Context: one part of a larger RNA
RNA sequence: AGCAUCUGGUGGAUGCCUUGGCGCCAAGAGGCGAUGAAGGACGUGGUACGCUGCGAUAAGCCGUGGGAAGUUGCGAACAAUCUUUAAUCCACGGAUUUCCGAAUGGGGAAACCCGGCCCUUUAGGGUCAUCACAUGACGAAUACAUAGUCAUGUGAAGCAAACCCGGAGAACUGAAACAUCUCAGUACCCGGAGGAAAGGACAUCAACAGAGACUCCCUUAGUAGCGGCGAGCGAACGGGGACCAGGCCAGUGGCCUUUGUUAACUAACCGGAAGUGUCUGGAAAGGCACGCCAUAGUGGGUGAUAGCCCCGUACGGGUAAACGAACAAAGGUCCUUGAGUAGGGCGGGACACGUGAAAUCCUGUCUGAACGUGGGGGGACCACCCUCCAAGCCUAAGUACUCCUUGGCGACCGAUAGUGAACUAGUACCGUGAGGGAAAGGUGAAAAGCACCCCGAUGAGGGGAGUGAAAUAGACCUGAAACCGGAUGCUU
Numbered sequence: 001a002g003c004a005u006c007u008g009g010u011g012g013a014u015g016c017c018u019u020g021g022c023g024c025c026a027a028g029a030g031g032c033g034a035u036g037a038a039g040g041a042c043g044u045g046g047u048a049c050g051c052u053g054c055g056a057u058a059a060g061c062c063g064u065g066g067g068a069a070g071u072u073g074c075g076a077a078c079a080a081u082c083u084u085u086a087a088u089c090c091a092c093g094g095a096u097u098u099c100c101g102a103a104u105g106g107g108g109a110a111a112c113c114c115g116g117c118c119c120u121u122u123a124g125g126g127u128c129a130u131c132a133c134a135u136g137a138c139g140a141a142u143a144c145a146u147a148g149u150c151a152u153g154u155g156a157a158g159c160a161a162a163c164c165c166g167g168a169g170a171a172c173u174g175a176a177a178c179a180u181c182u183c184a185g186u187a188c189c190c191g192g193a194g195g196a197a198a199g200g201a202c203a204u205c206a207a208c209a210g211a212g213a214c215u216c217c218c219u220u221a222g223u224a225g226c227g228g229c230g231a232g233c234g235a236a237c238g239g240g241g242a243c244c245a246g247g248c249c250a251g252u253g254g255c256c257u258u259u260g261u262u263a264a265c266u267a268a269c270c271g272g273a274a275g276u277g278u279c280u281g282g283a284a285a286g287g288c289a290c291g292c293c294a295u296a297g298u299g300g301g302u303g304a305u306a307g308c309c310c311c312g313u314a315c316g317g318g319u320a321a322a323c324g325a326a327c328a329a330a331g332g333u334c335c336u337u338g339a340g341u342a343g344g345g346c347g348g349g350a351c352a353c354g355u356g357a358a359a360u361c362c363u364g365u366c367u368g369a370a371c372g373u374g375g376g377g378g379g380a381c382c383a384c385c386c387u388c389c390a391a392g393c394c395u396a397a398g399u400a401c402u403c404c405u406u407g408g409c410g411a412c413c414g415a416u417a418g419u420g421a422a423c424u425a426g427u428a429c430c431g432u433g434a435g436g437g438a439a440a441g442g443u444g445a446a447a448a449g450c451a452c453c454c455c456g457a458u459g460a461g462g463g464g465a466g467u468g469a470a471a472u473a474g475a476c477c478u479g480a481a482a483c484c485g486g487a488u489g490c491u492u
Base pairs, nucleotide, nucleotide: 001491002490003489004488005487006486007485008484009483015477016442017441020413021412022410023409024408025407026406027405028404029402030401031159032158039100040099041098042055043054044053046078047077049075050074051073061094062093063092064091065090066089070082072080105114106113107112115128116127117126118125119124130156131155132154133153134152135151136150137149138148163194164192165191166190167189174181178228204211205210215242216241217240218239219238225233226232246394247393248392249338251335253334254333255332256331257330258329259328260327261326262325269317270316271315275290276289277288278287279286291308292307293297299311300310301309343367344366345365346364347363348362349361350360353379374389375388376387377386378385429436430435449476452464453463454462455461
């Protein structure tokens, strides 16, 4: 030095576990905000770093209800308290709520600086932005007026995951290049609203028979069509379902607000059955034996696997207020049958339909009817026939979504997985910034977390002793491999 066996170190795979995630279902909620939001800064504890809570009344104050013997949030303790005169805790309501932030007295490099007026005691309190609408007053050039100014009242603003409506609107890409076309009215941007939105009560379809608002799903159907007839785009009628609802224009009306009555619902929370002996073991819920309950044998915990030990579960009970429902009363508000409209010319856009034989719908521009003896449509256009009544308004349900709450479920994950995040996580760290973005779980049933002795530097670390079922469970479950040692044997 090599090989073999044994035994260690290092390392953190694997197994087991789960506080965390992921997906779905049902129900709820679908908004918060000038009564100052969302989100923050700074404070706040006896000691106080982070998280949580709270706001100079600062891990809290008051009231009502529940509840019951403990309590002063977590990491995490010590000290000192509180509490059967009912604390801590839970539910509901109220008070307080610094500064920034729409931020609104002015300014500003957010959490800071500087003011006016009124009240007041030094200290302190209140108020003062803009815009819109309404009302009132004042009031120019300029006589009436108008512009404007001021005051009062009401409202708005900002934030928020997706869903919705409207405005504006790409390119990569595909066409095997590329220009019409496609991607796509998509992405992005802007405005607006609601719990849904939009749409909606036929100037609709159909075809000589008829249907009967709108919305959504399945089908019709990748059909009819459109298309450098390329790539591709792509209906409707009809049929089957979900859900169904019609109203108003001066009235026995619709809608909104307030008040009252009635019934119902609902929080914390309460009651809630039934097991013993013995064996093994550190521990019984396991084995054996004999029982019991069950409208409860879902689930979790307890020193191993418990219907009957604990929390629960089935079932039953439970008050106030609010929301919602119905009815009644009062108040407010809205509404005259639809002309610069239908139609036409030019230019565009939407319709599955790219200008085409192109109907239908919208309109930038120029025009421009009829008035039920009328008008629109039936895919150029004309006739006959059929059908409907535009240019006013409202309308639930069926449909879409989930930042969020509650309950439940999973041939979903189990710490390189599952959210980026099971832990001080959008943290540490990186970047001027927009932004990017980790790693990191497990002693034990219980800290019983190794008193005391020895070596050592009053260390680190170790050896005894002790605890424990186990200490090769000692800062930790298990503890693979790579890699590094030791012992023994063999070979050289």